[in-house]
Molecule: transfer RNA
Organism: Armatimonadota bacterium
RNA sequence: GGGCGCGUAGCUCAGUUGGUUAGAGCGCAUGCUUGACAUGCAUGAGGUCAGGGGUUCAAGUCCCUUCGCGCCCA
Repeated sequence: GGGCGCGUAGCUCAGUUGGUUAGAGCGCAUGCUUGACAUGCAUGAGGUCAGGGGUUCAAGUCCCUUCGCGCCCA
């Protein structure tokens, strides 16, 4: 330099044919439970969907571009 893939919550990851308020597990906070801890139960907080632009009535999802990471080729 060329090709391919990935980027969504603190971490690991889902997200169907583009369609109303973006989800799970773990973790975190609060409360209940206990003599106390753990476990368990309940509730809750937490997201520029990597950045920018475009298409569309509507974009995490489609298109272009930039950045970062990984793999392959040279």